[in-house]
RNA sequence: GCCCGUAUGGGAAAAUGGAUAUUCCAUCUCCCUCCUAAGGUGAAAGUUCUAGGUUCGAGUCCUAGUACGGGCG
Numbered sequence: 001g002c003c004c005g006u007a008u009g010g011g012a013a014a015a016u017g018g019a020u021a022u023u024c025c026a027u028c029u030c031c032c033u034c035c036u037a038a039g040g041u042g043a044a045a046g047u048u049c050u051a052g053g054u055u056c057g058a059g060u061c062c063u064a065g066u067a068c069g070g071g072c073g
Base pairs, nucleotide, nucleotide: 001072002071003070004069005068006067007066010025011024012023013022018056027043028042030040031039049065050064051063052062053061
């Protein structure tokens, strides 16, 4: 230098172009308990890596870039 993959709440992962972005763990609240753990209830927490573009509509498609991983030279 060229090519490929990955990037989504604090962590780990889902999500055919149709949404109010879902689940698990963690956190917090309350219930339960003599207390703790376990169990149950509810809540908070995301500019879906960045910037553009396509579309009525983008986490998803296109372009460029960034970070990380891999391959080739």